[in-house]
RNA sequence: GGAGAGAUGCCGGAGUGGCCGAACGGGACGGAUUCGAAAUCCGUUGUGUCAGCAAUGGCACCUAGGGUUCAAAUCCCUAUCUCUCCG
Repeated sequence: GGAGAGAUGCCGGAGUGGCCGAACGGGACGGAUUCGAAAUCCGUUGUGUCAGCAAUGGCACCUAGGGUUCAAAUCCCUAUCUCUCCG
C1' cells in the first nucleotide's frame, strides 16, 4: 500500500428496516431463605437533557460525521480505531 471482518449498556453478547434504548448471560444493588454466610429463588439495574415539589414522564444517543427512507443499531458514503490475510 491492497483485501476482508468488526465497534451495541458496567462486562460479554444477540438483534440486519417499524413490535427495540435494546433479548440472553455475567456483575452490581435490594429482598426472601439462614443463628450468620455460601448456594438457590424473586425484583431492580445505561448515559445525557428537558418538564415536575416529588412520584414520574418526554426527547436524544448503538465509534464519529453525512446521506437514503414515512421510519435506520440495521441500507449507502466518508473518517477513526481493533483484528485477520496479501504485498
The RNA shown here (transfer RNA) has 87 nucleotides and comes from Azomonas macrocytogenes. Lineage of the source: Bacteria > Pseudomonadati > Pseudomonadota > Pseudomonadaceae > Azomonas. It matches the Rfam family "tRNA". The coordinates come from a structure-prediction model, not an experiment, and the mean pLDDT is 81.